[in-house]
């Protein structure tokens, strides 16, 4: 310098003219309407609506059991989270070292990555191929004995799981000894289980002893364990105004006391059941009728920016400063000039000048914290590789 | 704006303890007929909406994206 990967920041600037919309002021009007001035006016994702919360209602109740859904190594952050930060363990790649060469393997470092509890509670599944897909078993092979044969060989019985073969996966790994051939049968190393000690808040790591090894995979299969969760959503909800037939059908209930008012039972009450408490007196569903107007919720908050302090970090605290969209068939735009960036062409020895084209993804709708997805281009940090120079 | 459901051949739809991609109509060729229709025989036609993951293996299980359908106002 170039390329790749990961992370971060920005994502066109300025001016003029003509419009749209909110607020304030002035003017105008009986009151509107209208006119003028000043000022504010999309995003990093406003998107998908995938999580979590605020807010509002559900006649906001309590307890237990069950169901349904979700989360899942450990610790921390946070209003909360499936998010974020730090660590542990595992996978992948590269480098170094050990391995007397090489390979496998071990150790260390860097980068990157993981929906990462439990198949040693139980059940299920593992097609085809293969002897056998999980209480085992034996196709080829190897070995022993017997038979037959001149021998090679063939047949029968038994041993074996080292080698071959099948498969995604084959009952610890490769090595030495051992053996008829073999085998944790024995041994050292590695792996694994159990016990114990040390370090660590913990996940886990390390040491020592012990067991020849039991227990293949799959839980984004049922399930088990631990923890969490009430439902609906601003078309929530509140207020005002207008209009109409205060209508009909179906299902359940239509019982008792009382002269009446009223009370009780039954029934109903936001997953289900039970119990208690409270509330309702007709309830639920469907069809039909009317209006399709306004105000509010509505933008000041887990707010932005800066400095300092604490913390490895996520983040927290203190101080200062700023006020920053509120539309409702739905505003936030268009044109021109100029600058910037990119590409192409022309002129020029070079510096440079000039012409044309392009500048992404996309667009608030109650608000906020995340995740995911889309995104031309520019800048920047780290790592790796290649090339060049010293 | 918010909630729910769906996407398999040209069309309408099946498809479960995850292992073969199918049916009817349509299409093509041949037979039958003087010719056509009907009918018989044979055949073609699929990125299971797209991408990623789990698994030995995905239409099926999980996640993301795209497209389509549908419901939700107030008053008595």
């Nucleotide at each position: 310098u170039u390329a790749a990967g990961u992370g971060g920041u920005c994502g066109g600037g300025u001016g003029a003219u003509c419009g749209c919309u909110g607020a304030u002021c002035c003017u105008g009007u009986u009151a509107u309407a209208g006119g003028g001035a000043u000022u504010g006016g999309a995003g990093g994702a406003a998107a998908g609506u995938c999580c979590g919360g605020g807010c509002u209602c559900c006649a906001c109740g309590c307890a237990a059991a069950c169901a349904a859904g979700g989360u899942g190594c450990c610790g921390g952050a946070u209003a909360a989270c499936g998010u974020c930060c730090g660590g542990c363990c595992g996978g992948u790649g590269c480098a170094g070292u050990u391995g007397a060469c090489a390979a496998a393997g071990g150790c260390u470092g860097c980068a990157u990555u993981g929906a990462g509890g439990g198949c040693a509670a139980g059940u299920g599944c593992c097609a085809c191929a293969g002897a056998a897909a999980a209480u085992a078993u034996a196709c080829c092979g190897c070995c022993a004995u017997g038979g037959u044969u001149u021998u090679u060989g063939c047949c029968a019985u038994g041993g074996u799981a080292a080698g071959g073969g099948u498969g995604a996966a084959a009952u610890g790994g490769g090595g030495c000894g051992g053996u008829a051939a073999g085998a944790g049968c024995g041994c050292a190393c590695c792996g694994c289980g159990c016990g114990u000690c040390u370090g660590g808040u913990a996940a886990c790591a390390g040491g020592c002893g012990u067991g020849g090894c039991a227990g293949g995979g799959u839980a984004a299969a049922c399930c088990c364990c631990a923890c969490c969760u009430g439902g609906a959503g601003c078309a929530a909800g509140a207020c005002c105004a207008a209009a109409u037939a205060g209508g009909a059908a179906u299902g359940c209930a239509c019982g008792c006391c009382g002269c009446a008012a009223g009370g009780c039972a039954a029934c109903c009450g936001g997953g289900u059941u039970u119990g208690c408490a409270c509330g309702g007196c007709g309830c639920a569903u469907u069809c039909g009728g009317g209006u399709a107007g306004g105000u509010u919720g509505c933008u000041a908050c887990a707010g932005g920016c800066g400095u300092c302090u604490g913390g490895u970090a996520a983040c927290a605290g203190a101080c200062g400063u700023c006020g920053c969209a509120g539309a409702u068939g739905a505003a936030u735009g268009a044109u021109c000039a100029u600058c910037c960036g990119u590409g192409a062409g022309g002129a020029g020895u070079u510096a440079u000048c000039u012409u044309c084209a392009c500048g992404a993804c996309a667009g608030a709708a109650c608000c906020c914290g995340g995740c995911u997805u889309a995104u031309a281009g520019a800048c920047u940090a780290c790592u790796u590789a290649a090339c060049a120079a010293c | 704006g918010g909630g729910g459901c769906c996407g398999u051949a040209g069309c309408u739809c099946a498809g479960u303890u995850g292992g073969g991609a199918g049916a009817g109509c349509g299409c093509u060729a041949c037979g039958u007929u003087c010719g056509c229709a009907a009918u018989g025989u044979a055949g073609a036609g699929g990125u299971c909406a797209g991408g990623g993951g789990u698994u030995c293996g995905a239409u099926u299980c999980c996640c993301c994206u795209c497209g389509g359908c549908u419901c939700c106002a107030c008053c008595a």

Background
Two RNAs folded together computationally: RNase P RNA and transfer RNA, 466 nucleotides in total. It holds a member of the Rfam family "Bacterial RNase P class A". It is annotated as a ribozyme. Model confidence (mean pLDDT): 76 of 100.